The part of an RNA shown here (large-subunit ribosomal RNA, domain I) has 536 nucleotides and comes from Parapedobacter sp. SGR-10.
[in-house]
Context: one part of a larger RNA
């Protein structure tokens, strides 16, 4: 020294749990902020470091409401006290809300300095209280006026920019991809939206979204790869106003034989389209209808905290009963807990009710919108526009035979007997009316509020964080970023007594079902002893 067997110590797998993630789903809510937000600093307690709350009125004031015996949070334990005159707690509304922070008098190294005017403590100066004093942009009774704005918020819209790795087995067009980023900017959604669209001898009739059409037509270093659209069938559905001509008003200006006439601006009637359609001029009508895209008004119901809520005893084992045994009720009743497995022991649920405020069906009043023929001479119907070259983009189309959409430059019409489109381009035919606006739904998303579920995890998993975690710590900074759950049914957390320097540490003795003794459920393995036996 090695093996075996026993006991140990180490260490924290492993089961078993779950307070906490993770993915959906039904609803709601989709904003906050100059009336000061998010997000902080500093305070606040009888004692009080740290969380939480709260803000010099500072674990809280004041009202209404519920609700009822305890209560002064996490947090025991001492001290003091509230509390049926209704606290504590719940719910709804007020009040208070220091400094920073858009931060906004001015400044600054955020939570700090340091001013101006009014008042007022007071009469000087100091000084101290309350108020006001930033900027931009609108408006207008031009003032010592008033309104807006900002900044913050996870995704989700739209518009500006806009990569590379990568793929292509290399790579330069291509492709990644208009992606991530970077900026603007709006909403609960956004954005598109009432045919200068589509089709094809036949018709559709604003947009948006799904499903197929179709990985098809086509595009392509015709490579890698991109990749429609017509039509069908769902979901929702909803159509409107200006511009202009024509009438009128105000205002300034020209001009003038002071009547007037033009011109610019503004305001109101008028109209608002494509079988054209309106002005204009005759007839004719104020009646029908319509309106969740206006307003009030109403007010079925929703709708806080709440209220009420069925139905079980008894033996035996047991620390313990809810299992087991016996005889028994309820049930439109999920879960959950309780000393082991409870419909009937507790909260609790179904199903019944109850109320502020907010929300809000139906109804209801106001506005508000609403024809029609005939004539057709004249006049209107969106110009630095269309379309065209020159470069570029977007579309399934990479410049192509390349139509459409969109523009940086250079150009540049037509005017209803007109103009645009139907993939060069022309013709016939056929579909529409551009240069101006507004439109709900169906559609995308979830920082966040309440209800609900899982062939989702179950402490090295699940969120970085189950635990005082976006901490501790690491970087100068952007930033990176952990490890930590479990006594027991109940603290009954070992009173006393012995060793021992001991507030260590054990021993007895006691609580426990059981030391599980708090370095605490189980306690695997490396690893490290001790004893015995066996072997060299």
């Nucleotide at each position: 020294g090695g093996c075996a067997c026993a006991c140990g110590g180490g260490g924290g797998a492993u089961g078993c749990c779950u307070a906490g993630g993770c993915u959906c789903c039904c609803a709601g809510a989709g904003g906050c902020g100059a009336u000061g937000a998010a997000g902080g600093a500093c305070g606040u307690g009888a004692u009080a470091a740290g969380c939480u709350g709260c803000g010099a009125u500072a674990a809280g004031c004041c009202a209404c409401g519920g609700g009822u015996a305890u209560c002064g949070g996490c947090a025991a334990a001492u001290g003091c006290g509230a509390a049926a005159u209704g606290a504590u707690c719940c719910g709804u509304g007020g009040a208070u809300u220091u400094c920073c922070g858009a931060a906004u008098g001015g400044g600054g190294c955020a939570a700090c300095c340091c001013g101006g005017c009014a008042u007022g403590c007071u009469g000087a100066a100091g000084g101290c209280a309350u108020g006001c004093c930033a900027u931009a942009c609108c408006g207008c009774u031009u003032g010592g006026c008033g309104g807006u704005a900002a900044g913050c918020g996870a995704a989700c819209g739209c518009g500006c920019u806009g990569a590379a790795c990568u793929g292509a087995a290399a790579c330069a067009u291509c492709u990644a991809a208009g992606u991530a980023g970077g900026c603007g900017u709006a909403g609960g959604a956004g954005g598109a939206g009432a045919a200068a669209a589509c089709a094809a001898g036949a018709g559709u009739g604003a947009u948006u979204c799904c499903g197929c059409a179709a990985g098809u037509a086509g595009u392509g270093g015709c490579g890698a790869g991109c990749g429609a659209a017509c039509g069908c069938g769902g979901a929702a559905c909803a159509g409107c106003c200006c511009a202009a001509a024509c009438c009128g008003g105000u205002a300034u200006u020209g001009u003038u034989a002071c009547g007037g006439c033009a011109a610019u601006a503004c305001c109101g009637g008028g109209g608002u389209u494509g079988u054209a359609g309106g002005a204009c001029u005759g007839u004719g009508c104020u009646a029908u209808g319509g309106u969740u895209a206006c307003a009030c008004c109403g007010g079925c119901g929703u709708a806080a905290a709440g209220u009420g809520g069925a139905a079980g005893c008894a033996g035996a084992u047991g620390g313990g009963a809810a299992g087991c045994u016996g005889c028994a009720c309820g049930g439109u009743a999920u879960g959950g807990g309780u000393g082991a497995u409870a419909g009937u022991c507790c909260c609790g649920u179904a199903g019944a009710c109850g109320u502020a405020a907010g929300c809000a069906a139906a109804g209801g009043u106001g506005g508000c919108c609403u024809a029609a023929c005939a004539g057709u001479a004249u006049c209107c119907u969106g110009a630095g526009u269309a379309g065209g070259g020159c470069g570029g983009g977007a579309c399934c189309g990479g410049a192509g035979g390349a139509a459409u959409c969109c523009u940086g430059c250079c150009u540049g019409a037509a005017u209803c007997a007109g103009c645009c489109g139907g993939c060069a381009c022309c013709a016939u035919c056929c579909g529409g009316c551009a240069a101006g606006g507004c439109u709900a739904a169906a559609u995308a998303c979830u920082c966040c509020u309440g209800g609900g579920a899982g062939a989702c995890c179950g402490a090295u998993a699940g969120u970085g964080u189950a635990c005082c975690a976006g901490u501790a710590c690491c970087g100068u900074g952007a930033g990176g970023g952990a490890a930590a759950g479990g006594u027991g049914a109940a603290a009954a957390g070992g009173a006393c007594c012995c060793c021992g320097a001991a507030c260590a540490g054990g021993g007895g003795a006691g609580u426990g079902a059981a030391a599980a003794g708090a370095a605490c459920c189980u306690g695997a393995a490396a690893c490290c002893g001790u004893g015995u036996g066996c072997c060299u």

The organism belongs to Parapedobacter, within Bacteria.
It matches the Rfam family "Bacterial large subunit ribosomal RNA".